Description:
Model confidence (mean pLDDT): 87 of 100. This is a predicted structure of a 476-nucleotide part of an RNA (small-subunit ribosomal RNA, 5' domain) from Ochromonas sp. CCMP1393. The RNAcentral record of the full RNA draws on ENA. NCBI's taxonomy places the organism under Eukaryota, Ochrophyta, Chromulinales, Chromulinaceae, Ochromonas.

[in-house]
Context: one part of a larger RNA
RNA sequence: GGAUGAACGCUAGCGGUAUGCUUAACACAUGCAAGUCGUACGGAAAAGUAAUUUUUAGUGGCGAACGGGUGAGUAACACGUGAGAAUUUGCCUUUAGGAAGAGGAUAACUAUUAGAGAUAAUAGCUAAUACUCUAUAUGCCGUUUGGUGAAAGAAGUAAUUCGCCUAAAGAGAAGCUCGCGUCUGAUUAGCUAGUUGGUAGGGUAAAGGCCUACCAAGGCGACGAUCAGUAGCUGGUUUGAGAGGAUGAUCAGCCACAUUGGAACUGAGACACGGUCCAGACUCCUACGGGAGGCAGCAGUGAGGAAUUUUCUGCAAUGGGCGAAAGCCUGACAGAGCAAUACCGCGUGAGGGACGACGGCCUAUGGGUUGUAAACCUCUUUUCUCAAGGAGGAAGAUCUGACGUUACUUGAGGAAUAAGCAUCGGCUAACUCUGUGCCAGCAGCCGCGGUAAGACGGAGGAUGCAAGUGUUAUCC
Numbered sequence: 001g002g003a004u005g006a007a008c009g010c011u012a013g014c015g016g017u018a019u020g021c022u023u024a025a026c027a028c029a030u031g032c033a034a035g036u037c038g039u040a041c042g043g044a045a046a047a048g049u050a051a052u053u054u055u056u057a058g059u060g061g062c063g064a065a066c067g068g069g070u071g072a073g074u075a076a077c078a079c080g081u082g083a084g085a086a087u088u089u090g091c092c093u094u095u096a097g098g099a100a101g102a103g104g105a106u107a108a109c110u111a112u113u114a115g116a117g118a119u120a121a122u123a124g125c126u127a128a129u130a131c132u133c134u135a136u137a138u139g140c141c142g143u144u145u146g147g148u149g150a151a152a153g154a155a156g157u158a159a160u161u162c163g164c165c166u167a168a169a170g171a172g173a174a175g176c177u178c179g180c181g182u183c184u185g186a187u188u189a190g191c192u193a194g195u196u197g198g199u200a201g202g203g204u205a206a207a208g209g210c211c212u213a214c215c216a217a218g219g220c221g222a223c224g225a226u227c228a229g230u231a232g233c234u235g236g237u238u239u240g241a242g243a244g245g246a247u248g249a250u251c252a253g254c255c256a257c258a259u260u261g262g263a264a265c266u267g268a269g270a271c272a273c274g275g276u277c278c279a280g281a282c283u284c285c286u287a288c289g290g291g292a293g294g295c296a297g298c299a300g301u302g303a304g305g306a307a308u309u310u311u312c313u314g315c316a317a318u319g320g321g322c323g324a325a326a327g328c329c330u331g332a333c334a335g336a337g338c339a340a341u342a343c344c345g346c347g348u349g350a351g352g353g354a355c356g357a358c359g360g361c362c363u364a365u366g367g368g369u370u371g372u373a374a375a376c377c378u379c380u381u382u383u384c385u386c387a388a389g390g391a392g393g394a395a396g397a398u399c400u401g402a403c404g405u406u407a408c409u410u411g412a413g414g415a416a417u418a419a420g421c422a423u424c425g426g427c428u429a430a431c432u433c434u435g436u437g438c439c440a441g442c443a444g445c446c447g448c449g450g451u452a453a454g455a456c457g458g459a460g461g462a463u464g465c466a467a468g469u470g471u472u473a474u475c476c
Stems, first nucleotide, its partner, number of pairs: 001476004006472005013346006019339002021304001026302003030299003035062003040059002043056005069257003079181006087174003092170007100134004109124006139148003153162003183229003190220003195217008232254004236247004259280005282293004310336001312335003318332001319330004349379004359370004384413006393403001420465005425446003431460005441448002
C1' cells in the first nucleotide's frame, strides 16, 4: 500500500447494487415452512321439491429421498482430476406385445367398553386402480423333458382420452473400483489376526474379508506406516510483476450431519431435518396409572459475544409437488423492512463581490492572518417539500402485479433540508500563542515533558481524506 461477512470512537443528506451469528452443532415460547387427487373407492354432512351440487374424516395413488439449513464429524476414494466394470433406476422419451378367470377381507361407519388425557379394545356392516389365488407371455433360471412368473380400471352418448402389466432401448440420476493430487509433528518407529492372500459358501442391485468356514503366512512402513494434533473439499476469493503466500462468508458443484447413540421399516430412491422403534440427557403435561417434544427451515426469544436484521407482503414472476383440468400447496423464490456493513454514484450551491467590514488569533502596534470567506447583487433547483400523470416486468386472444402512494415524467415553491473526522517533532503533507512544569500527560518507532514545549491540554491557523473518518484485529 491492498484486502475484510468485521468491531469500536466521533459524525451523518440521498440513491443504486450487494452483504448481514465468523462466538454456544447452546436452550428454545408462538406462528408458519409438504401436500395434493372426488375423473381410484364406499360412506357422512350440508343445500335443493327433485335431478343434482358442494364439503370432506377414512381406504387408495403420487409426493414427502426434491427444495431449505448447518459444517459437528471426517486426513478419507471425503474432495479434485483422469480412467474403469461387476450394477440399479419411480416419473420422462422411443419401440413391441398384453390386460383371461376367480375370491376373501378391511378402515371409515354403527354399537359397547377402558382411560384425566394421549389413545385403545371388542362385536357387527361395506367398497376399490387396496389385497389374494388360478391361467398365459416375448422375459428370467436351467437348458434336456423343465421351473419360475404380470395386469385395473376411470371419464365420456360415442369417437376417444387418461391410466394398468411385461419386455427392449434411451435420457437423466445413483451405487462401486482404480491411477495421480490433497495440512502439521519423529520430543510418535515400528504397525497389523479378518490382519494379507487363496478355496468354498452366504449376502448385496452390484465386484469385493462385505460376512462365515477351512488353508497358507502374509500385508504396510524413513518415498514416513502407526499414533497424536488440526481441518469439510473444490470452482473460487485475496495479495503479488510473477513464482508463491493466505483463505474457502455470499454464489455454484460434491460430501457429511439433523437433541446424543443405535437400529431397521416403507419405497425406484432413505437407514429418512419437520417418519418409525429402542436407549441416554433435557424440557413440558398428569387425576401419579401414564404421556408429549426436538428451529443446524423462515421469522422471533433467552444465553454467549466486540459483533450480525422483520414474530413483514405475495404466490404477480421463475421453479417444485399433486391433479384430466379448474386449481390447491410452496418462509423455495420474488419483494418490501432494518444496518454507512461494503462498493459505486450524486449533493450540501454557481457567478460577481474590498488596498480587504465586524469579530477571533498573532504582532515589532506599523500591521499580518482568518479572507472573496461573509454581508450584498445576479442566477440555478441536482437534491428537498407539495401536486398531477404514470410504465415495463404478463408468457397467453381475454383476464391476472406482492413490489407499488414504485421507477420515470411534468408543474409549483424556495439557497432553501444537508460536513465531518483525524493529524500538524522526524519518518509524513501541515506552526504559532497560551496553560502546565519529569507533574498532568503523549507515543507505531525514534522519543517528548524538570519555566519561553512547533511532541502534553486549550485556542487560532494549516494539512489530508470526506458522508465519512480515525483506531483495533487478521491476511498478503